[in-house]
This record gives sequence, structure tokens and C1' cells, in this order.
RNA sequence: UUCGACAAAGCCAAACCCAUUGUGAGGUGGGGACGGAAAGCCACGGGUCUUCAACAAAAGACAGCCGGGUUGCCUUGG
Repeated sequence: UUCGACAAAGCCAAACCCAUUGUGAGGUGGGGACGGAAAGCCACGGGUCUUCAACAAAAGACAGCCGGGUUGCCUUGG
């Protein structure tokens, strides 16, 4: 520097269930593993979703939807 292996050490944890919190999308904790090489972090662009009778607007949610930014463990090969 590159790759992300059929390796190793660790890491995260979908659905679902329980508790809790929020009007809600969702959040948090516990159990649980479908998966993940940034499934760490940032709502910047797009997207989806929520609140609203509804459209618009506005305010929010999702980083495990796609881009982008940023930081970074281990490691075969070159």
C1' cells in the first nucleotide's frame, strides 16, 4: 500500500420475545442470532417511515436502504 481468506484474536447483533420510554416512526436494557470487514461515528445528498383528518409546510426517526464524509482492530498475499 492493497485485499478481506475457507485463518486467528476479539467486536457488533436482524427477526422474534420480555421490560422500559416516546403521540408515533423509533430509542434504551435483557434474552436471542439472520447477518456484518466498518453492521464504528456523522442525517451532508437521495430514499423510506412518523406526527398532522389530509396536501403542503414544519418538526422528527432510520447510519443493518444507497451514496458521501471521518476515524479505525486484526490479517493472507504483493
This is a predicted structure of a 78-nucleotide RNA (c-di-GMP-I-GGC riboswitch aptamer) from a Desulfobacteraceae bacterium. The source organism's lineage runs through Bacteria, Thermodesulfobacteriota, Desulfobacteria, Desulfobacterales and Desulfobacteraceae.